[in-house]
RNA sequence: CGUCAUUUUCAGGGACGGGUGAGAUUCCCUAUCGGUGGUAUUCAGCCCACGAGGUAUUUGCCGGGUGGCAGAUGCCGGAUGCGAUGUGCGCAGCCGACGGUUAGAGUCCGGAGUGAAGAAGAUGGCG
Numbered sequence: 001c002g003u004c005a006u007u008u009u010c011a012g013g014g015a016c017g018g019g020u021g022a023g024a025u026u027c028c029c030u031a032u033c034g035g036u037g038g039u040a041u042u043c044a045g046c047c048c049a050c051g052a053g054g055u056a057u058u059u060g061c062c063g064g065g066u067g068g069c070a071g072a073u074g075c076c077g078g079a080u081g082c083g084a085u086g087u088g089c090g091c092a093g094c095c096g097a098c099g100g101u102u103a104g105a106g107u108c109c110g111g112a113g114u115g116a117a118g119a120a121g122a123u124g125g126c127g
Stems, first nucleotide, its partner, number of pairs: 001127010017029003031107002033096002035050004045094002053076010080092004098110003
C1' cells in the first nucleotide's frame, strides 16, 4: 500500500418580506435550498449510477383473525439549454417522494433519524 473481517464515529439544506382570504410558511408575488459515488485532474440538484419513499408478487416467521414483521424479485419515483469543447465561468431556464393540514407544501408537521447511499478512523488476518 492492497484486500478481507470486526468495530467506532460521522453522514440533508431551505419561506425574509408582501397580497388575497374566516382560514395558506401550502394559492399569488417574492425569497430560498441542493444527499452519496462516478464522470482523464478540487468542483454537477437537472450526464451516469445509488439512497430515503411508494407499490405488486412471493418466501419465512408471528397472530384466532382483519393483519404485522423480515427477506427476495419486479415496477413506480424530477429537471438544461445557449455562449465556444467542459463537472469551471457567464446568461437564461427547469426540478423536487409519501402521509397530514381551517386551503393545494422542495422549505411546516409526521413515519424519521436510533435509518441509508456512503465517508473517515481503529483493531486483527492475509498478500

Description: Predicted 3D model of a 127-nucleotide RNA (FMN riboswitch aptamer (RFN element)). Rfam family: FMN riboswitch aptamer (RFN element). About the family: The RFN element is a highly conserved domain that is found frequently in the 5'-untranslated regions of prokaryotic mRNAs that encode for flavin mononucleotide (FMN) biosynthesis and transport proteins. Gene Ontology term of the family: FMN binding. The sequence was found by an Rfam model in a public genome assembly. The prediction has a mean pLDDT of 75.